Background: A computed fold for a 493-nucleotide part of an RNA from an Ignavibacteria bacterium, annotated as small-subunit ribosomal RNA, 5' domain. Lineage of the source: Bacteria > Pseudomonadati > Ignavibacteriota > Ignavibacteria. Its Rfam family is "Bacterial small subunit ribosomal RNA". Its mean pLDDT, the model's own confidence on a scale to 100, is 84.
Context: one part of a larger RNA
RNA sequence: GGACGAACGCUGGCGGCGUGCCUAACACAUGCAAGUCAAGGGGUAGCAAUACCACUGGCGCACGGGUGAGUAACGCGUAGGUAAUCUGCCCUUAUCCGGGACAUAACGUCGGGAAACCGGCGCUAAUAUCCCAUGAGGUAUCUCACGAUAUCAAAGCUUCGGCGGAAAAGGAUGAGCCUGCGUCUGAUUAGCUAGUUGGCGGGGUAAAAGCCCACCAAGGCUGCGAUCAGUAGCUGGUCUGAGAGGACGAUCAGCCACACUGGAACUGAGACACGGUCCAGACUCCUACGGGAGGCAGCAGUGAGGAAUUUUGGUCAAUGGGCGAAAGCCUGAACCAGCGACGCCGCGUGUAGGAUGAAGGGGCUUUGCCCUGUAAACUACUGUCGGGAGGGAAAAGAAGAAGCCUACGGCUUCUGGGAUUGUACCUCCAAAGGAAGGGUCGGCUAACUACGUGCCAGCAGCCGCGGUAAUACGUAGGACCCAAGCGUUGUCC
Numbered sequence: 001g002g003a004c005g006a007a008c009g010c011u012g013g014c015g016g017c018g019u020g021c022c023u024a025a026c027a028c029a030u031g032c033a034a035g036u037c038a039a040g041g042g043g044u045a046g047c048a049a050u051a052c053c054a055c056u057g058g059c060g061c062a063c064g065g066g067u068g069a070g071u072a073a074c075g076c077g078u079a080g081g082u083a084a085u086c087u088g089c090c091c092u093u094a095u096c097c098g099g100g101a102c103a104u105a106a107c108g109u110c111g112g113g114a115a116a117c118c119g120g121c122g123c124u125a126a127u128a129u130c131c132c133a134u135g136a137g138g139u140a141u142c143u144c145a146c147g148a149u150a151u152c153a154a155a156g157c158u159u160c161g162g163c164g165g166a167a168a169a170g171g172a173u174g175a176g177c178c179u180g181c182g183u184c185u186g187a188u189u190a191g192c193u194a195g196u197u198g199g200c201g202g203g204g205u206a207a208a209a210g211c212c213c214a215c216c217a218a219g220g221c222u223g224c225g226a227u228c229a230g231u232a233g234c235u236g237g238u239c240u241g242a243g244a245g246g247a248c249g250a251u252c253a254g255c256c257a258c259a260c261u262g263g264a265a266c267u268g269a270g271a272c273a274c275g276g277u278c279c280a281g282a283c284u285c286c287u288a289c290g291g292g293a294g295g296c297a298g299c300a301g302u303g304a305g306g307a308a309u310u311u312u313g314g315u316c317a318a319u320g321g322g323c324g325a326a327a328g329c330c331u332g333a334a335c336c337a338g339c340g341a342c343g344c345c346g347c348g349u350g351u352a353g354g355a356u357g358a359a360g361g362g363g364c365u366u367u368g369c370c371c372u373g374u375a376a377a378c379u380a381c382u383g384u385c386g387g388g389a390g391g392g393a394a395a396a397g398a399a400g401a402a403g404c405c406u407a408c409g410g411c412u413u414c415u416g417g418g419a420u421u422g423u424a425c426c427u428c429c430a431a432a433g434g435a436a437g438g439g440u441c442g443g444c445u446a447a448c449u450a451c452g453u454g455c456c457a458g459c460a461g462c463c464g465c466g467g468u469a470a471u472a473c474g475u476a477g478g479a480c481c482c483a484a485g486c487g488u489u490g491u492c493c
Base pairs, nucleotide, nucleotide: 001493002492003491004490006489007488008487009486010485013347014346015345016344017343018342019340020339021305026303027302028301030300031299032298035059036058037057039056040055042053043052044051045050066258067257068256075183076182077181078180079179080178081177082176085175086174090171091170092169093168095166096165097164098132099131100130101129107122108121109120110119111118112117137152138151139150140149141148142147156163157162184230185229186228191221192220193219196218197217198216199215201213202212203211233255234254235253236252237248238247239246240245260281261280262279263278264277283294284293285292286291311337313336314335315334319333320331321330322329323328350381351380352379353378360372361371362370363369364368385434387429388428389427390426391425395420399415400414401413402412403411404410405409437482438481439480440479441478442463443462444461448477449476450475451474452473458465459464
């Protein structure tokens, strides 16, 4: 000198764009953050159309959002491998969708419980569940091959347009696993290792493998640093620097890990699952003492900690996501608004003229001179921002209806739609009116005098100032440097 997710002191006009718990992965009141549906049978209201309500069922809830505790590791980065693998929804290809069955929720009824909730009996449906058939096709075994044997499917709804279901092959996307290389500090850590290293056999997985197990062998790693200890999420990048390098890893993006602490599996294409389940633990809450409920490292918000970090806001209008044929519903993702000079950038606080060099203040070589200083007054203008009045967007395409066409879809017409927002922007009105401070002035280092003080009070980044004329302390006048900021502190280069 530059930089900062900064803090503190003094000061503070406006706007745009960013950004904001770095500390206690501390504890959390309250609200919201994941639902949705032409499959099904019911209930309530209604004459009905229909509307609403739970329930069974499907899809989603494994995305999106948060945090960085753990992790020195195939975790990440990079380059590869998978003939050792899986992949819902989507696309392409071609094939199939026949017959039957018994349960159960809702509901009815009876009952238990303070509650959470639970139990008995009875009825019923399905795209829920089960059985049979078929076997293009897949898989396994046998076979040189042709082929043979065994085994494995399905679901219907419909406004008749269509939507779906099953098995298979390929694609796309996403993921799992493996490998080479790279990835902080300490030797005042030198030896470490028994599922340890390898083999045979078996189990297990979507899949290779001591992943697991029985048996056998005695191996495996290490001074090119094993093991142990400390620290740490990694990267694209960011800051600095001429570069080499050094430091860092907020915001944005990719990957990983975690979800009160520890453990476990279930469902599922996908989880060992933040707003699912079970067990144990700590903590908090309710209780009729028998028993129950909870998990903000989602968005706001509260307490605590701290030098320190925001609103319990608006809207689904756009973008994106889930469900749905669609209308649409949901969406604290997102888009906006609010707060903070926290940062960067832009603008303003007037402009021109004006010498009785006014008054006042300060200084001195004091009948006077010098500085403040064209500064002010005064004259003439301008109108940014702020104030008032009026007009007023873009961001909006979709979607619906009708018609036409080459019908996946496209075109025309009509209807219709913005949280932000009566905002941006434009025009008019009045008016210099409402808008400047902070630090410094001994040298480094731009800027000097007076008074006060008298090694006191104090200053200070270093050198050093102060003991009676202090340009170094305090005040004043003046000056210098920056400027809605200026200084101080901290950290990095």